Description:
This is a predicted structure of a 76-nucleotide RNA (transfer RNA) from a Pseudomonadota bacterium. The RNAcentral record of the sequence draws on ENA. The organism belongs to Pseudomonadota, within Bacteria. Rfam family: tRNA. By type it is a transfer RNA. The coordinates come from a structure-prediction model, not an experiment, and the mean pLDDT is 82.

[in-house]
RNA sequence: GGGUGCGUAGCUCAGUGGUUAGAGCGCCGUCCUGAUAAGACGGAGGUCGUAGGUUCAAAUCCUACCGCACCCACCA
Numbered sequence: 001g002g003g004u005g006c007g008u009a010g011c012u013c014a015g016u017g018g019u020u021a022g023a024g025c026g027c028c029g030u031c032c033u034g035a036u037a038a039g040a041c042g043g044a045g046g047u048c049g050u051a052g053g054u055u056c057a058a059a060u061c062c063u064a065c066c067g068c069a070c071c072c073a074c075c076a
Stems, first nucleotide, its partner, number of pairs: 001072007010025004018056001027043005049065005
C1' cells in the first nucleotide's frame, strides 16, 4: 500500500429500513437476613466510532475518514 471483518450501556453481545434502542453480567436503591451471600422488586446509565448522502422514515443502505483484528504484497 491492497483486501476482509468488526465498532451499539462500565463489560460481553442482540437488534439488518418503520411500536419507545434491548438482554445477560456489573452498578445504585428497597425488601428479605442478627449480618453477609443468594433471592425478589425497582432504578440509573446510550450523540448506536466521526462526518456527509439516499429515503416519508437510518443503529440498519451508500460514501469518506478514524480505531481495532486478520490476510496479502512491499521494504529491511